[in-house]
RNA sequence: UUUCUCUUCAGGGCAAGGUGAAAAUCCUUACCGGUGGUGAUAGCCCACGAGCGCAAGCAGAUUUGGUGCAAUUCCAAAGCCGACAGUAAUAAAACAGUAUUGGUUUUUGAGUCUGGAUGAAAGACAGAGAAG
Numbered sequence: 001u002u003u004c005u006c007u008u009c010a011g012g013g014c015a016a017g018g019u020g021a022a023a024a025u026c027c028u029u030a031c032c033g034g035u036g037g038u039g040a041u042a043g044c045c046c047a048c049g050a051g052c053g054c055a056a057g058c059a060g061a062u063u064u065g066g067u068g069c070a071a072u073u074c075c076a077a078a079g080c081c082g083a084c085a086g087u088a089a090u091a092a093a094a095c096a097g098u099a100u101u102g103g104u105u106u107u108u109g110a111g112u113c114u115g116g117a118u119g120a121a122a123g124a125c126a127g128a129g130a131a132g
Stems, first nucleotide, its partner, number of pairs: 001132007008124002016028003030112002032082002034048004043080002051058002062078005084115003091107005
């Protein structure tokens, strides 16, 4: 230094206000950012992982200015994004009815709650052992 085996580790976040009988799901704001790579540090450049599927495949988002040989990674500013399943609507629509702000049905509705998961895993230049 290479290969193999084992062990350990390997994801964060709803505070405040509004409406309401009721909201961590609505509205304003707040808060969070896995792993490897990339000439210099990345949620939004390239790829990987968790979920679904026999498989093919499905699965998100950035610009401007500055410094620098070099940065969509740093600094400044303004933006944007968030698997699957479950669960309120006070939101939307339809219907019946009529005294009603009420009734019935349908639809939509969580990155932060609950669940699969005391799981699995990208990997860790972490640890131990063996071989060449």
Molecule: FMN riboswitch aptamer (RFN element)
Organism: Dialister histaminiformans